The RNA shown here (TPP riboswitch aptamer (THI element)) has 102 nucleotides and comes from Rubrobacter sp. Its mean pLDDT, the model's own confidence on a scale to 100, is 78.
[in-house]
RNA sequence: AUAAAACGACCGGGGAGCCGAGAGGCUGAGAGGGCACAGAGGUGCCGACCCGUUGAACCUGAUCCGGGUGACGCCGGCGCAGGGAGGAGGAUUAUGGACGUU
Numbered sequence: 001a002u003a004a005a006a007c008g009a010c011c012g013g014g015g016a017g018c019c020g021a022g023a024g025g026c027u028g029a030g031a032g033g034g035c036a037c038a039g040a041g042g043u044g045c046c047g048a049c050c051c052g053u054u055g056a057a058c059c060u061g062a063u064c065c066g067g068g069u070g071a072c073g074c075c076g077g078c079g080c081a082g083g084g085a086g087g088a089g090g091a092u093u094a095u096g097g098a099c100g101u102u
Stems, first nucleotide, its partner, number of pairs: 001095003007089001010086001011052004017026003033046005058083003064077004
C1' cells in the first nucleotide's frame, strides 16, 4: 500500500395480486397480524416476511410479447435493459513494495 469470508447486532430498502356473496381457493418468502386516524374501497406506525451493491428484494419499461389458466407478473421472454437500500465489528490477519541493519 492493497486485499479480506461466514456471522450476529445496528441501520436501511420493499410488496401486498387473482377468483369468490361468503366460507374459502390460486401463486408466492410474504397477498394484510396488531394499533391509531379517517370514514366507505384509504393513510400512518408497529409486527411477520424478503432484500441491502457479489444488489431480479422491489420499481420502471408495461394497458409490453409468447404460452397457459376459472382468473391473475400464473409461467417464460424482455433482462450482462434502466433504476434500486450499508457502514462499523469480525480484522493485532494475509500478500506485496520501499528504506535501514546483518